[in-house]
Context: one part of a larger RNA
RNA sequence: GAGUAACGACAAUGCGGGUGAAAAACCCGCACGCCGGAAGACCAAGGGUUCCUGCGCAACGCUAAUCGGCGCAGGGUGAGUCGGCCCCUAAGGCGAGACCGAGAGGUGUAGUCGAUGGGAGACGGGUUAAUAUUCCCGUACUGGAUUUAACUGCGAUGGGGUGACGGAGAAGGCUAGGUUGGCCGGGUGUUGGAAGUCCCGGUUUAAGUGUGUAGGGAGGUUCUUUAGGUAAAUCCGGAGAAUCAAUUCUGAGACACGAUGACGAGAGCGCUUAGGCGCUUGAAGCAAUUGAUGCCCUGCUUCCAGGAAAAACCUCUAAGCUUCAGGUUAGAUGCAACCGUACCCCAAACCGACACAGGUGGUCAGGUAGAGAAUACCAAGGCGCUU
Repeated sequence: GAGUAACGACAAUGCGGGUGAAAAACCCGCACGCCGGAAGACCAAGGGUUCCUGCGCAACGCUAAUCGGCGCAGGGUGAGUCGGCCCCUAAGGCGAGACCGAGAGGUGUAGUCGAUGGGAGACGGGUUAAUAUUCCCGUACUGGAUUUAACUGCGAUGGGGUGACGGAGAAGGCUAGGUUGGCCGGGUGUUGGAAGUCCCGGUUUAAGUGUGUAGGGAGGUUCUUUAGGUAAAUCCGGAGAAUCAAUUCUGAGACACGAUGACGAGAGCGCUUAGGCGCUUGAAGCAAUUGAUGCCCUGCUUCCAGGAAAAACCUCUAAGCUUCAGGUUAGAUGCAACCGUACCCCAAACCGACACAGGUGGUCAGGUAGAGAAUACCAAGGCGCUU
């Protein structure tokens, strides 16, 4: 220079009370304002204690600070069903033998790893200062083991089926959700009207089990035969015959039970007051309409560029076993380990040297107007962006 520039989005603050040495900024209340396809909520990645509580204010916070993602201390993450681990494979990696190379090493078969994909199974309510599909209550489901009973050809690393998949388009049936009415609880005025066609709030309930609907696919069953499926086959495929007009598979939703339960506006009592907490009780809990980008639908139609694999699962036999073992159905008993789980997650906690106007994949998607996830104003919820 200069007590100058700046103090990081122009979403906005004001008042009262509390605490305190001190309050524009902390806490409580009232009013106002801002977002609301987000500036709300939940995950993945990443971070790693930042979560909650108590005590602090040197430093950190672009100011102050009694406050904090700061310091110190204590506490907090509970699973057969969520995710991983596990079984399976993709791209790709490694790679016994093998081939190549002077060597180091390279390639690569069998194989073995490798999810961003496939594979069994849980929902509703309550609870903590902080966890919950994990704890508690209620009601379920799955797998394998053992055992009992009845029936019985079982058996794989092999065969077959299935798993199993593209783009676009269109129609139908539903549901979530919304709205309105009815019902239930409450209110109804000091001013012209107002017991009414007025105002406010509520009207919520899952998985599972049973039934098998709107719809979609395949004709079904039996028999004979068979150069195919590396061997076999009663399975699949090929050929043929008879018979029946249906049969079977799949499939949202609705309905019933679940639920004489839970939840529920509130009411009463008691204790605390900063917030509130505990106990008892508990009304109505229906209908219509609208309606998805969600479900039926991995469907249907259509097109050419022709759109993973393997396991699980079903079935067939081989070797073998065949009074055993094994298989099917039903019942019972006991088991289900280990790891993650706090918190942030369009952000002050991740990536950007910062509490940085930048960047960051997925899910949810209320009301009025609107074609709309645009836009405007609002709800739930969250904030007023640390001078």
Background
A computed fold for a 387-nucleotide part of an RNA from Gallionella sp., annotated as large-subunit ribosomal RNA, domain III. The RNAcentral record of the full RNA draws on ENA. Rfam family: Bacterial large subunit ribosomal RNA. NCBI's taxonomy places the organism under Bacteria, Pseudomonadati, Nitrosomonadales, Gallionellaceae, Gallionella.